RNA sequence: CAGCGACACUCUGGAAAGUGUCCGCGCCUCGGCACGGGCCGCCGAAGGGGUAACCCCGGAUCCGUCUGGGGGAAAGCUCUCAGGUUCCGUGACAGAGGGGGCAGC
Numbered sequence: 001c002a003g004c005g006a007c008a009c010u011c012u013g014g015a016a017a018g019u020g021u022c023c024g025c026g027c028c029u030c031g032g033c034a035c036g037g038g039c040c041g042c043c044g045a046a047g048g049g050g051u052a053a054c055c056c057c058g059g060a061u062c063c064g065u066c067u068g069g070g071g072g073a074a075a076g077c078u079c080u081c082a083g084g085u086u087c088c089g090u091g092a093c094a095g096a097g098g099g100g101g102c103a104g105c
Base pairs, nucleotide, nucleotide: 001104003102004101007099009097010096011095012094013093018040020039021038022037023036024035026033027032028031041085042084043083047081048079049078050077054072055071056070057069058067059066060065
């Protein structure tokens, strides 16, 4: 000097689904509010699991191929274990910044 990647940090953007019900505790203007837990319903974008083509191993074969099983194999698909379910927040992912890493001249 120019490059790769996404390793942590900082900043910015960034969703879905219950103001359900019961119990406990606290506050209070006595009708509500906050917190915690149980139950029921719901959501998918922390994390985690599953899945195709295809690849590997095996069996059969008329050598064209066929085939059970096992292993590998991605997601924004799928499951909902975990997590979440007014707002706030969380947050996959995206952008920017300097730093660190790798390799090059």
The RNA shown here (Glycine riboswitch aptamer) has 105 nucleotides.